This is a predicted complex of two RNAs, RNase P RNA and transfer RNA, with 450 nucleotides together. The prediction has a mean pLDDT of 78. Rfam match: Bacterial RNase P class A. Rfam classes the family as a ribozyme.
RNA sequence: CCAGCAAGCUGGAUGACCGCUCCGACAUUCCGUCGGAGAGGAAAGUCCGAACACCCCCUGCGCAAGCAGGGCCAAGGGCAGUUGGUAACGCCAACCGGAAGAGUUGAGGCAGCUAGAAGUUCUCGAGACUUUUGUUACUUCGGCGAAUUCCAGGGAAAGUACAACAGAAAGUAUACCGCCCCGACGCUUCGGUCGGGGUAAGGGUGAAAUCGUGAGGUAAGAGCUCACGCGUUUCCCGGUGUGAACCGGGAUCUGUGCAAACCCUGCCUGGUGCAAGCGCAAAUUUGGUAGCGCGCAAGAGCCCGAUAGCAAUAUCUGGCCCAGAGAGAUGGUCAUCUGAAAAACUAAAUUCGGCUUACAGGCUCGCCGGGACA
RNA sequence: GGGAGUAUAGCUCAGUCGGUAGAGCGCGGUUCUUAUAAAGCCGUGGUCGAUGGUUCGAUUCCAUCUACUCCCACCA
Numbered sequence: 001c002c003a004g005c006a007a008g009c010u011g012g013a014u015g016a017c018c019g020c021u022c023c024g025a026c027a028u029u030c031c032g033u034c035g036g037a038g039a040g041g042a043a044a045g046u047c048c049g050a051a052c053a054c055c056c057c058c059u060g061c062g063c064a065a066g067c068a069g070g071g072c073c074a075a076g077g078g079c080a081g082u083u084g085g086u087a088a089c090g091c092c093a094a095c096c097g098g099a100a101g102a103g104u105u106g107a108g109g110c111a112g113c114u115a116g117a118a119g120u121u122c123u124c125g126a127g128a129c130u131u132u133u134g135u136u137a138c139u140u141c142g143g144c145g146a147a148u149u150c151c152a153g154g155g156a157a158a159g160u161a162c163a164a165c166a167g168a169a170a171g172u173a174u175a176c177c178g179c180c181c182c183g184a185c186g187c188u189u190c191g192g193u194c195g196g197g198g199u200a201a202g203g204g205u206g207a208a209a210u211c212g213u214g215a216g217g218u219a220a221g222a223g224c225u226c227a228c229g230c231g232u233u234u235c236c237c238g239g240u241g242u243g244a245a246c247c248g249g250g251a252u253c254u255g256u257g258c259a260a261a262c263c264c265u266g267c268c269u270g271g272u273g274c275a276a277g278c279g280c281a282a283a284u285u286u287g288g289u290a291g292c293g294c295g296c297a298a299g300a301g302c303c304c305g306a307u308a309g310c311a312a313u314a315u316c317u318g319g320c321c322c323a324g325a326g327a328g329a330u331g332g333u334c335a336u337c338u339g340a341a342a343a344a345c346u347a348a349a350u351u352c353g354g355c356u357u358a359c360a361g362g363c364u365c366g367c368c369g370g371g372a373c374a
Numbered sequence: 375g376g377g378a379g380u381a382u383a384g385c386u387c388a389g390u391c392g393g394u395a396g397a398g399c400g401c402g403g404u405u406c407u408u409a410u411a412a413a414g415c416c417g418u419g420g421u422c423g424a425u426g427g428u429u430c431g432a433u434u435c436c437a438u439c440u441a442c443u444c445c446c447a448c449c450a
Stems, first nucleotide, its partner, number of pairs: 001370002004367002007364004012337007020038007040345001044356002047354005052273004056071006076269005081095005096153001097151004103144007111136003115133007154264002159262002162257002176203002178199008211229006230255001234251007277294004287449003301320003305316004375446007384399004393430001400418006423439005
């Protein structure tokens, strides 16, 4: 420099004027004065998880009111590689396994090119044709594979269901063509017609046709048998790892898919959500009241740093206090600056941790492959 | 704020363990009639709300979005 990939941050700043909500102080009794604070990375969707509150159930104590501890069993629902993190999770981190991935490599096919060698033909010069070697492009199948990306990734050898159309046959496979054998007819022979049987190597159908290559075997064939290889079940031995798993060897079994179909295995789970609920006030059955306070802002809080850890995260020192309405505030205008242009998505409602979705513009750190130069 | 549900033809609705999506009304043509209506016959019309995933294959199973509808104060 080219090409590919990935992560994080930000989401205008300052000032003036006019307004809004809350808090504090001062004034006070009729509405002011001063000061302070005032949306987000998603505040959203409400898809999960928790805190908190009440209710339900069980146990114990108690005369009772109630208090303390807990959520067993069944049903229903949810989750699903391993280890760790967490208050918890369907979240996060690291790893394991599988798939993709620029490219690289092996074998084959086809086409072009030029040169060499050999052969054939010949008008004996070249040429033409065939074979082979070399090289280039395209293409088929397979192996390996960077950064990085994706995986709702337990079980299909417990059982059941499903696999449309096409096709001969679709799950204890199957005989349309083809191949082979036998019989009959016919016949000089080659060959043909009909019938019976064998056969999954070949054709064709399909998303998918019972593993691949070679040899044996056979009338022809076939994992039918054998060798090697791929995959699979249960298990054993040695080694590595906390573990998923990996490496090497052996025995045994076996070869379609589907569990985001039923199901099986293991684990988790009582219900309802702040319109939960608590206190006070008002009212009381041709129902009444729709008021006040609390819950509700010091928290699984924020910032800087240290330590442990690969990381998620945890612990500790120091510092900080940061919206809290209840018809619902957080806004508008102008000026200057940055900029090409002040310009995206959108906006608290019990509170947190995640996930998902929306998002103009800007900034930063990095990883891998190739090339050039020093 | 908290919950529950629905989306299929122009309208109202069916469609269950996944295999080319139907009914009624409507609309168009035609027969009948002098003409219309009614009636009969023939036909018409779907991105199954959107996007992605699982699967050979999705209206159907799963996830995420979009739009719409309904319910929820307290005392007694």